[in-house]
RNA sequence: GCUGGGGUAGCUCAGCCGGUAGAGCAGCGGUUUUGUAAACCGCCGGUCGUCAGUUCGAUUCUGACCCCCAGCU
Numbered sequence: 001g002c003u004g005g006g007g008u009a010g011c012u013c014a015g016c017c018g019g020u021a022g023a024g025c026a027g028c029g030g031u032u033u034u035g036u037a038a039a040c041c042g043c044c045g046g047u048c049g050u051c052a053g054u055u056c057g058a059u060u061c062u063g064a065c066c067c068c069c070a071g072c073u
Stems, first nucleotide, its partner, number of pairs: 001072007010025004019056001027043005049065005
């Protein structure tokens, strides 16, 4: 330099045929227990990598750029 994959909650990831984003774990509160853990219930938490474009509407489609991984040279 070229090709492919990825970037979404504190972490691991869904959501990828366009219609206002979810799960598990973690955190907080509660029930239970003599107490802790476990279990159960609830809550909190996101300018969806950045900037543009298309569209009534973009996490989703298009382009450029940044970062990570793999391969080729």